[in-house]
Molecule: transfer RNA
Organism: Candidatus Magasanikiibacteriota bacterium
C1' cells in the first nucleotide's frame, strides 16, 4: 500500500429493510438452619465514528477508526 473478513448490553452471542434479544454474569425476591443449587423477577444499549440511499437502517452504500487474517 492492496484484498478479505470482523465490531450490538459487563461477557459470549442473536436480530428478512418494520418495536433491539437470549444466554451467563449482576441485582432484588422466594425456597434452604446457612451457603450453593434451584425458582420468580428486575436493571443494564445512542449497534464503533462521520455522511448517504430509504416513509422506515443494527441491517442497504460511500469514508474514516479498532480488532483478525490474506498478498506485496
Nucleotide at each position: 500500500u492492496c484484498c478479505c473478513u470482523u465490531g450490538u448490553a459487563g461477557u459470549u452471542c442473536a436480530a428478512c429493510g418494520g418495536u433491539a434479544g437470549a444466554a451467563c454474569g449482576u441485582c432484588c425476591g422466594g425456597c434452604u438452619g446457612u451457603u450453593a443449587a434451584c425458582c420468580g423477577g428486575a436493571a443494564g444499549g445512542u449497534u464503533c465514528c462521520u455522511g448517504g440511499u430509504u416513509c422506515a437502517a443494527a441491517u442497504c452504500c460511500a469514508g474514516g477508526c479498532g480488532g483478525g487474517g490474506g498478498a506485496g